This is a predicted structure of a 160-nucleotide RNA (c-di-AMP riboswitch aptamer (ydaO/yuaA leader)) from a Dehalococcoidia bacterium. Taxonomically the source falls in Dehalococcoidia (Bacteria, Bacillati, Chloroflexota). Model confidence (mean pLDDT): 78 of 100.
């Protein structure tokens, strides 16, 4: 000097996944001690946010080719491989493949245009669920990043 790893702080990203209160235990500060301040764990509650079930009316005529839910995470084609078949036909998997479509980021917020870079998974219910007022139930996790384009409109904040 450079790279990698770990920790801490600051500032951000995907996502509903944030904030507050009570009790209790422990650590630190302080005290002679109690009390007080503050942080963490555990248990519980609330607000906010998110999701599911659930009437009339409406919709639907499906229900072994089972059906359904969260989520952006789907459809089609080509190629290769595996399997079945062996005249043909089927099914499954993969791809830095292609098209269509869906989603995210580019650093104050929202809308919008162009450009650039990415994602299109995973899980759950268990034969059962259209919409749906009242009502009922559930979740509030986890995982990431390193210098981060430009224009228009509206707004917030700061400085002068």
């Nucleotide at each position: 000097u450079g790279a990698a790893u770990a920790u801490u702080c600051g500032g951000g990203c995907c996502g509903a996944a944030u904030c507050c209160c009570u009790g209790u235990u422990c650590a630190g500060c302080c005290c002679a001690a109690c009390a007080g301040c503050c942080g963490a764990g555990c248990a519980g509650g609330g607000a906010g946010c998110g999701g599911g079930g659930g009437a009339c009316c409406c919709a639907a005529c499906a229900c072994u080719u089972g059906g359904g839910g969260u989520g952006a995470a789907u459809g089609c084609g080509u190629u290769u491989c595996c399997u079945a078949c062996u005249u043909u036909c089927g099914g499954g998997a993969a791809a830095u493949c292609g098209c269509a479509c869906g989603g995210c980021g580019c650093a104050c917020u929202c809308c919008u245009u162009c450009g650039c870079g990415c994602c299109g998974a995973a899980c759950c219910c268990g034969u059962c669920a259209g919409c749906u007022a009242a009502c009922c139930c559930c979740g509030u996790a986890g995982g990431c990043g390193a210098c981060c384009g430009a224009g228009g409109g509206a707004g917030a904040g700061g400085c002068g």